[in-house]
RNA sequence: UGAUUAAUUGAGCAAACCGUUGGAAACAGCGGGACGCAAAGCCAUGGGGGCUAAGGUGCUUUUAGCACUAUGUCAGCCCAGCCGCCGGA
Numbered sequence: 001u002g003a004u005u006a007a008u009u010g011a012g013c014a015a016a017c018c019g020u021u022g023g024a025a026a027c028a029g030c031g032g033g034a035c036g037c038a039a040a041g042c043c044a045u046g047g048g049g050g051c052u053a054a055g056g057u058g059c060u061u062u063u064a065g066c067a068c069u070a071u072g073u074c075a076g077c078c079c080a081g082c083c084g085c086c087g088g089a
């Protein structure tokens, strides 16, 4: 230096839910709260997948409804990529 790979200490993050703000929604920010997490750090313009459907298109029984659609969203769904803490052999 490369590959493989334990344990521990101290820290770290924070699901559901509640409040509040933003948003059409999905969802996100902040505060509370802990189900979990050894990358639950970054990346959604690398690939797959989930969610939503404002706008658009089509249809209908047209003050409206239904279907399709991402340019919206999820990194706490998976793979890849980037970066990083501890440390025995």
Stems, first nucleotide, its partner, number of pairs: 004089002012037002017032006035076001041082002046079003049074003055069006
Source information:
The prediction has a mean pLDDT of 83. c-di-GMP-I riboswitch aptamer, 89 nucleotides, folded computationally.